The RNA shown here (Bacterial small signal recognition particle RNA) has 89 nucleotides and comes from a Nocardioidaceae bacterium.
Its Rfam family is "Bacterial small signal recognition particle RNA". By type it is a non-coding RNA gene. The literature on the family includes a 2003 paper in Nucleic Acids Res by Rosenblad et al., "SRPDB: Signal Recognition Particle Database".
The source organism's lineage runs through Bacteria, Bacillati, Actinomycetes, Propionibacteriales and Nocardioidaceae.
RNA sequence: GCCCCCCGUGCGGCGACAUCGUGCUGAACUCCCCCAGGGCCGGAAGGCAGCAAGGGUAGGCGUGCCCUGUCGGGUGCACGGGGGGUCCC
Numbered sequence: 001g002c003c004c005c006c007c008g009u010g011c012g013g014c015g016a017c018a019u020c021g022u023g024c025u026g027a028a029c030u031c032c033c034c035c036a037g038g039g040c041c042g043g044a045a046g047g048c049a050g051c052a053a054g055g056g057u058a059g060g061c062g063u064g065c066c067c068u069g070u071c072g073g074g075u076g077c078a079c080g081g082g083g084g085g086u087c088c089c
Base pairs, nucleotide, nucleotide: 001087002085003084004083005082006081007080008079009078010077011076012075014072015071016070017069018068020064021063022062023061024060025059031056032055033054039048040047041046
């Protein structure tokens, strides 16, 4: 130098999954924003709390691997380490 085996690292590939994407639902334990009407304070201007509607979050139920992340291998390449074999010098 060549071959085989093992380990590690990096970059890929594949797969699974969710913390990622997406659909619905959605705070009966009391979430957030914005709050018509109505209410309260005020002489007024204006202010305060705030139901419904609307928007969003947690949670729940699905779905998916494009992105992100985690994990996995009889996965590819590169590099490094260890062990063995053989031949040449």